[in-house]
RNA sequence: GGCCCUAUAGUCUAGCGGUCAGGACGCCGCCCUCUCACGGCGGAAGCUGGGGUUCGAUUCCCCAUAGGGCUACCA
Numbered sequence: 001g002g003c004c005c006u007a008u009a010g011u012c013u014a015g016c017g018g019u020c021a022g023g024a025c026g027c028c029g030c031c032c033u034c035u036c037a038c039g040g041c042g043g044a045a046g047c048u049g050g051g052g053u054u055c056g057a058u059u060c061c062c063c064a065u066a067g068g069g070c071u072a073c074c075a
Base pairs, nucleotide, nucleotide: 001071002070003069004068005067006066007065010025011024012023013022018055027043028042029041030040031039048064049063050062051061052060
């Protein structure tokens, strides 16, 4: 340099065009308990950035960024 893959809350993860973007751990509040833990209920927090296609994009396409893999060159 070329090619390929990945990017969703603090962490892990589901979601291959119409979901108020789902779940687990963690966090906050309440309940339970003599207290703690466990347990129950509730809550806050997320689609890497920019364009394009589309009535509609987290999802498809392009570019960029970051991370990872394979490969070529190194006279």